[in-house]
Context: one part of a larger RNA
RNA sequence: UUGGGCGUAAAGAGCUCGUAGGCGGUCUGUCGCGUCGGCUGUGAAAACUCGGGGGCUCAACCCCGAGCUUGCAGUCGAUACGGGCAGGCUAGAGUUCGGCAGGGGAGACUGGAAUUCCUGGUGUAGCGGUGAAAUGCGCGGAUAUCAGGAGGAACACCGGUGGCGAAGGCGGGUCUCUGGGCCGAUACUGACGCUGAGAGCGAAAGCGUGGGGAGCGAACAGGAUUAGAUACCCUGGUAGUCCACGCCGUAAACGUUGGGCGCUAGGUGUGGGAUCCCUUCCACGGUUCCGUGCCGCAGCUAACGCAUUAAGCGCCCCGCCUGGGGAGUACGGCCGCAAGGCUAAAACUC
Repeated sequence: UUGGGCGUAAAGAGCUCGUAGGCGGUCUGUCGCGUCGGCUGUGAAAACUCGGGGGCUCAACCCCGAGCUUGCAGUCGAUACGGGCAGGCUAGAGUUCGGCAGGGGAGACUGGAAUUCCUGGUGUAGCGGUGAAAUGCGCGGAUAUCAGGAGGAACACCGGUGGCGAAGGCGGGUCUCUGGGCCGAUACUGACGCUGAGAGCGAAAGCGUGGGGAGCGAACAGGAUUAGAUACCCUGGUAGUCCACGCCGUAAACGUUGGGCGCUAGGUGUGGGAUCCCUUCCACGGUUCCGUGCCGCAGCUAACGCAUUAAGCGCCCCGCCUGGGGAGUACGGCCGCAAGGCUAAAACUC
RNA backbone atom coordinates (compact mmCIF):
# COMPACT_ATOMS: atom_id res chain seq x y z
C1' U A 1 0.00 0.00 0.00
C1' U A 2 -6.28 3.87 1.93
C1' G A 3 -5.31 8.68 0.85
C1' G A 4 -2.58 12.77 -0.83
C1' G A 5 1.01 14.17 -4.16
C1' C A 6 5.61 14.86 -8.08
C1' G A 7 8.21 23.44 -11.73
C1' U A 8 11.21 25.44 -6.79
C1' A A 9 9.31 21.55 -0.39
C1' A A 10 10.39 14.08 -1.03
C1' A A 11 8.89 12.70 -6.05
C1' G A 12 8.72 12.71 -14.13
C1' A A 13 12.61 7.31 -15.98
C1' G A 14 18.09 11.17 -20.35
C1' C A 15 15.23 10.00 -24.98
C1' U A 16 12.61 7.13 -28.57
C1' C A 17 10.45 2.61 -30.78
C1' G A 18 7.59 -1.23 -29.23
C1' U A 19 5.45 -7.13 -27.28
C1' A A 20 2.01 -8.58 -23.46
C1' G A 21 -1.29 -5.75 -20.54
C1' G A 22 -4.53 -1.35 -19.47
C1' C A 23 -7.64 2.19 -22.06
C1' G A 24 -10.26 3.35 -26.67
C1' G A 25 -14.53 7.16 -32.26
C1' U A 26 -19.55 6.61 -34.70
C1' C A 27 -24.20 3.74 -36.53
C1' U A 28 -27.18 -0.80 -36.90
C1' G A 29 -28.21 -5.86 -35.78
C1' U A 30 -27.42 -10.00 -32.59
C1' C A 31 -25.80 -12.69 -28.00
C1' G A 32 -26.99 -11.75 -22.85
C1' C A 33 -20.52 -12.55 -20.35
C1' G A 34 -20.23 -8.13 -17.03
C1' U A 35 -24.51 -5.12 -15.04
C1' C A 36 -29.73 -4.79 -12.96
C1' G A 37 -34.37 -7.16 -11.07
C1' G A 38 -37.87 -11.39 -9.35
C1' C A 39 -38.23 -16.35 -7.34
C1' U A 40 -36.04 -21.00 -5.23
C1' G A 41 -32.09 -23.58 -2.72
C1' U A 42 -27.89 -23.04 0.20
C1' G A 43 -25.16 -19.75 3.38
C1' A A 44 -23.29 -25.42 10.43
C1' A A 45 -23.64 -24.23 15.50
C1' A A 46 -22.27 -20.51 18.71
C1' A A 47 -21.59 -15.22 18.82
C1' C A 48 -24.16 -10.48 17.48
C1' U A 49 -29.02 -7.38 16.80
C1' C A 50 -34.53 -7.10 18.15
C1' G A 51 -40.57 -1.80 21.61
C1' G A 52 -40.29 -10.37 19.77
C1' G A 53 -41.92 -14.62 23.17
C1' G A 54 -40.66 -17.65 27.50
C1' G A 55 -37.83 -19.91 32.29
C1' C A 56 -34.80 -19.13 37.17
C1' U A 57 -38.95 -13.75 42.59
C1' C A 58 -35.52 -9.33 38.78
C1' A A 59 -30.93 -9.17 36.29
C1' A A 60 -26.64 -11.57 34.69
C1' C A 61 -27.56 -16.41 32.66
C1' C A 62 -30.56 -19.97 29.88
C1' C A 63 -34.43 -21.59 26.08
C1' C A 64 -37.43 -20.36 21.60
C1' G A 65 -38.25 -17.09 17.27
C1' A A 66 -36.89 -13.56 13.61
C1' G A 67 -32.89 -10.91 11.52
C1' C A 68 -27.80 -11.09 10.20
C1' U A 69 -24.41 -14.43 7.30
C1' U A 70 -23.23 -8.30 2.54
C1' G A 71 -21.80 -14.77 -0.65
C1' C A 72 -22.57 -18.96 -4.01
C1' A A 73 -25.67 -21.95 -7.22
C1' G A 74 -30.16 -22.73 -10.07
C1' U A 75 -34.13 -20.53 -12.68
C1' C A 76 -37.13 -16.61 -14.97
C1' G A 77 -36.68 -11.75 -16.90
C1' A A 78 -34.48 -6.56 -18.56
C1' U A 79 -30.68 -4.94 -22.50
C1' A A 80 -29.42 1.47 -21.45
C1' C A 81 -24.08 1.21 -20.43
C1' G A 82 -19.33 -2.00 -20.72
C1' G A 83 -18.12 -6.67 -23.48
C1' G A 84 -18.32 -10.79 -27.56
C1' C A 85 -19.84 -11.65 -32.65
C1' A A 86 -21.60 -9.70 -37.54
C1' G A 87 -22.11 -5.61 -40.89
C1' G A 88 -21.61 -0.36 -42.03
C1' C A 89 -19.45 4.96 -41.52
C1' U A 90 -15.37 8.85 -41.67
C1' A A 91 -14.64 13.40 -37.74
C1' G A 92 -9.17 9.72 -34.92
C1' A A 93 -4.87 7.36 -37.38
C1' G A 94 -2.49 6.25 -41.89
C1' U A 95 -1.69 6.25 -47.42
C1' U A 96 -1.56 9.12 -52.18
C1' C A 97 -0.72 13.69 -55.10
C1' G A 98 1.39 18.91 -55.43
C1' G A 99 4.50 22.32 -53.07
C1' C A 100 7.99 24.39 -49.00
C1' A A 101 11.77 25.42 -45.16
C1' G A 102 15.81 23.48 -42.38
C1' G A 103 23.59 23.72 -38.60
C1' G A 104 18.33 16.50 -38.98
C1' G A 105 21.83 11.93 -40.02
C1' A A 106 26.04 9.24 -42.86
C1' G A 107 30.17 9.12 -46.36
C1' A A 108 33.62 11.37 -49.79
C1' C A 109 36.03 15.61 -51.64
C1' U A 110 37.47 20.62 -50.87
C1' G A 111 38.43 26.38 -49.15
C1' G A 112 40.32 30.64 -46.67
C1' A A 113 41.94 33.23 -42.06
C1' A A 114 44.89 32.16 -37.79
C1' U A 115 48.47 29.46 -34.41
C1' U A 116 52.95 26.34 -34.44
C1' C A 117 57.18 24.26 -36.91
C1' C A 118 60.92 24.05 -41.09
C1' U A 119 63.90 26.55 -45.18
C1' G A 120 65.63 31.11 -47.25
C1' G A 121 65.94 36.83 -47.36
C1' U A 122 66.14 41.65 -44.54
C1' G A 123 67.83 43.07 -39.78
C1' U A 124 70.22 43.66 -34.43
C1' A A 125 70.06 43.06 -29.10
C1' G A 126 66.99 41.98 -26.98
C1' C A 127 62.27 39.03 -26.75
C1' G A 128 58.62 37.10 -23.66
C1' G A 129 55.79 37.47 -19.37
C1' U A 130 53.47 40.12 -14.84
C1' G A 131 50.30 43.75 -10.13
C1' A A 132 55.64 43.72 -10.12
C1' A A 133 59.01 39.94 -11.38
C1' A A 134 61.51 35.55 -12.31
C1' U A 135 61.92 30.75 -14.52
C1' G A 136 62.08 30.49 -20.18
C1' C A 137 63.94 31.99 -25.37
C1' G A 138 68.15 34.91 -27.83
C1' C A 139 75.08 36.87 -30.93
C1' G A 140 75.36 28.95 -32.57
C1' G A 141 71.53 35.62 -34.69
C1' A A 142 65.99 35.27 -31.33
C1' U A 143 61.72 38.85 -31.21
C1' A A 144 60.05 41.87 -35.64
C1' U A 145 59.32 41.57 -41.06
C1' C A 146 59.04 39.24 -46.22
C1' A A 147 58.80 34.79 -49.37
C1' G A 148 58.21 29.53 -49.79
C1' G A 149 56.91 24.86 -47.51
C1' A A 150 54.76 21.14 -43.74
C1' G A 151 51.00 19.62 -40.49
C1' G A 152 46.82 19.37 -37.25
C1' A A 153 42.50 21.31 -35.29
C1' A A 154 38.46 24.70 -35.41
C1' C A 155 35.17 27.18 -38.92
C1' A A 156 35.27 34.81 -37.94
C1' C A 157 31.41 37.88 -40.47
C1' C A 158 26.22 35.92 -41.86
C1' G A 159 24.23 34.47 -36.51
C1' G A 160 19.12 35.96 -34.53
C1' U A 161 14.88 35.80 -27.67
C1' G A 162 16.38 32.38 -35.54
C1' G A 163 16.27 27.01 -37.70
C1' C A 164 16.41 21.36 -37.38
C1' G A 165 16.21 16.86 -34.33
C1' A A 166 12.82 12.13 -29.81
C1' A A 167 16.63 13.29 -26.59
C1' G A 168 21.97 13.56 -26.48
C1' G A 169 22.91 17.20 -29.98
C1' C A 170 23.72 19.79 -34.96
C1' G A 171 27.16 25.72 -37.90
C1' G A 172 33.04 27.08 -43.92
C1' G A 173 31.79 24.94 -49.08
C1' U A 174 30.38 21.00 -52.84
C1' C A 175 28.57 16.16 -54.22
C1' U A 176 26.23 11.30 -53.18
C1' C A 177 23.01 8.38 -49.94
C1' U A 178 19.17 9.03 -46.20
C1' G A 179 15.28 10.19 -41.83
C1' G A 180 11.56 13.40 -40.14
C1' G A 181 8.29 17.79 -40.39
C1' C A 182 4.84 21.67 -42.32
C1' C A 183 1.18 23.58 -45.83
C1' G A 184 -2.47 22.68 -49.73
C1' A A 185 -5.67 19.05 -52.38
C1' U A 186 -8.85 16.19 -50.75
C1' A A 187 -8.32 10.49 -54.35
C1' C A 188 -7.72 5.89 -51.09
C1' U A 189 -7.74 2.44 -46.38
C1' G A 190 -11.64 2.20 -42.69
C1' A A 191 -10.47 2.70 -35.74
C1' C A 192 -5.66 0.19 -38.41
C1' G A 193 -5.54 4.37 -32.20
C1' C A 194 -3.06 6.04 -27.14
C1' U A 195 0.24 4.31 -23.45
C1' G A 196 3.65 0.90 -22.50
C1' A A 197 7.86 -4.97 -18.75
C1' G A 198 11.93 -4.96 -23.10
C1' A A 199 15.11 -3.26 -26.90
C1' G A 200 17.75 0.65 -29.33
C1' C A 201 19.93 5.61 -29.14
C1' G A 202 22.49 8.43 -25.62
C1' A A 203 27.22 15.07 -23.91
C1' A A 204 31.80 15.15 -21.50
C1' A A 205 35.26 12.32 -19.05
C1' G A 206 37.18 7.34 -19.02
C1' C A 207 38.77 2.25 -21.22
C1' G A 208 40.81 -1.30 -25.48
C1' U A 209 43.49 -1.77 -30.45
C1' G A 210 45.73 1.04 -34.30
C1' G A 211 46.71 5.87 -36.30
C1' G A 212 47.39 11.27 -35.62
C1' G A 213 49.25 15.29 -32.69
C1' A A 214 49.18 22.29 -34.65
C1' G A 215 46.93 24.77 -30.56
C1' C A 216 45.09 23.89 -25.78
C1' G A 217 46.24 21.17 -21.63
C1' A A 218 44.60 17.17 -16.00
C1' A A 219 49.25 14.89 -14.02
C1' C A 220 54.17 16.60 -13.57
C1' A A 221 58.60 20.21 -13.43
C1' G A 222 60.26 25.01 -12.68
C1' G A 223 59.43 30.53 -11.51
C1' A A 224 56.61 33.74 -8.45
C1' U A 225 53.01 34.96 -4.40
C1' U A 226 52.56 33.56 0.75
C1' A A 227 53.42 32.49 7.57
C1' G A 228 52.79 28.11 4.42
C1' A A 229 50.74 27.77 -1.20
C1' U A 230 50.78 20.27 -2.75
C1' A A 231 46.39 26.63 -5.37
C1' C A 232 44.88 31.15 -7.81
C1' C A 233 49.44 34.24 -11.67
C1' C A 234 53.81 32.94 -15.09
C1' U A 235 57.30 29.55 -18.24
C1' G A 236 57.22 24.64 -19.93
C1' G A 237 54.52 20.08 -20.48
C1' U A 238 52.51 14.05 -20.64
C1' A A 239 47.86 11.67 -21.05
C1' G A 240 43.79 13.64 -23.34
C1' U A 241 41.41 16.70 -26.83
C1' C A 242 41.34 14.63 -33.29
C1' C A 243 40.39 9.88 -36.71
C1' A A 244 38.76 4.45 -37.33
C1' C A 245 36.57 0.35 -34.90
C1' G A 246 34.85 -1.64 -30.16
C1' C A 247 33.36 -0.63 -24.96
C1' C A 248 31.33 2.53 -20.99
C1' G A 249 25.76 4.29 -20.13
C1' U A 250 26.48 8.55 -16.61
C1' A A 251 25.10 14.47 -16.06
C1' A A 252 22.32 20.81 -12.97
C1' A A 253 20.96 14.34 -19.56
C1' C A 254 16.99 21.07 -16.83
C1' G A 255 11.58 23.78 -19.04
C1' U A 256 14.67 20.69 -12.47
C1' U A 257 7.56 20.49 -15.65
C1' G A 258 6.37 11.94 -18.66
C1' G A 259 3.29 10.83 -23.13
C1' G A 260 -1.62 11.33 -25.74
C1' C A 261 -6.49 13.64 -26.72
C1' G A 262 -10.34 17.38 -25.96
C1' C A 263 -11.99 22.06 -23.82
C1' U A 264 -11.12 27.25 -21.67
C1' A A 265 -10.35 35.86 -23.03
C1' G A 266 -6.95 38.39 -25.53
C1' G A 267 -2.49 41.47 -27.09
C1' U A 268 2.34 41.73 -29.39
C1' G A 269 7.16 39.91 -31.81
C1' U A 270 9.50 36.17 -34.83
C1' G A 271 10.34 31.39 -38.32
C1' G A 272 7.74 28.09 -42.28
C1' G A 273 3.41 27.51 -45.52
C1' A A 274 -1.59 28.54 -47.78
C1' U A 275 -5.18 32.08 -49.24
C1' C A 276 -7.94 36.89 -50.07
C1' C A 277 -8.35 42.14 -51.25
C1' C A 278 -5.61 46.35 -52.92
C1' U A 279 -1.55 46.34 -56.29
C1' U A 280 1.22 45.96 -63.36
C1' C A 281 4.38 42.59 -60.26
C1' C A 282 6.48 43.27 -55.38
C1' A A 283 5.94 45.11 -50.52
C1' C A 284 2.52 46.35 -46.59
C1' G A 285 -2.18 44.69 -44.62
C1' G A 286 -6.48 40.91 -43.53
C1' U A 287 -7.78 35.56 -42.74
C1' U A 288 -5.93 30.67 -41.64
C1' C A 289 -2.56 26.23 -40.23
C1' C A 290 2.15 24.70 -37.89
C1' G A 291 6.46 26.22 -34.80
C1' U A 292 9.08 29.55 -31.37
C1' G A 293 9.28 34.01 -27.56
C1' C A 294 7.21 37.98 -24.44
C1' C A 295 2.90 40.26 -21.84
C1' G A 296 -1.73 39.22 -19.76
C1' C A 297 -7.85 37.54 -18.15
C1' A A 298 -10.55 33.63 -15.88
C1' G A 299 -8.81 29.70 -13.19
C1' C A 300 -4.86 27.47 -10.36
C1' U A 301 -0.76 28.00 -6.67
C1' A A 302 2.05 27.92 0.15
C1' A A 303 4.06 31.78 -2.32
C1' C A 304 7.13 32.69 -6.39
C1' G A 305 4.71 32.28 -10.43
C1' C A 306 1.85 29.32 -14.55
C1' A A 307 -1.71 31.08 -17.79
C1' U A 308 -4.29 27.88 -25.76
C1' U A 309 3.70 25.88 -25.78
C1' A A 310 -0.83 25.57 -18.48
C1' A A 311 1.48 24.64 -13.35
C1' G A 312 -6.35 25.98 -15.71
C1' C A 313 -10.80 22.23 -16.64
C1' G A 314 -11.30 16.75 -17.74
C1' C A 315 -10.24 11.49 -19.50
C1' C A 316 -6.48 7.32 -20.55
C1' C A 317 -1.68 4.83 -19.78
C1' C A 318 3.26 4.64 -17.66
C1' G A 319 7.16 6.19 -14.06
C1' C A 320 8.04 8.04 -9.22
C1' C A 321 7.44 10.09 -3.67
C1' U A 322 6.02 8.90 1.77
C1' G A 323 10.91 12.84 7.92
C1' G A 324 16.74 14.06 8.26
C1' G A 325 21.37 11.33 8.74
C1' G A 326 23.26 6.34 7.99
C1' A A 327 23.05 5.88 1.94
C1' G A 328 22.19 5.98 -3.55
C1' U A 329 26.00 3.02 0.88
C1' A A 330 26.50 -2.63 2.55
C1' C A 331 25.11 -7.53 1.06
C1' G A 332 23.17 -10.42 -3.04
C1' G A 333 22.08 -10.49 -8.23
C1' C A 334 22.77 -8.65 -13.35
C1' C A 335 26.10 -5.81 -16.63
C1' G A 336 31.41 -4.01 -17.58
C1' C A 337 38.35 -5.20 -19.77
C1' A A 338 38.60 -1.81 -15.83
C1' A A 339 36.82 2.58 -13.81
C1' G A 340 32.36 1.54 -12.29
C1' G A 341 26.88 1.23 -13.53
C1' C A 342 21.77 -0.75 -12.46
C1' U A 343 18.77 -2.85 -8.64
C1' A A 344 18.81 -1.72 -3.25
C1' A A 345 18.36 -2.41 2.62
C1' A A 346 19.21 -2.58 8.03
C1' A A 347 21.29 -1.66 12.81
C1' C A 348 22.10 2.86 15.03
C1' U A 349 20.95 8.06 15.59
C1' C A 350 18.23 13.04 15.63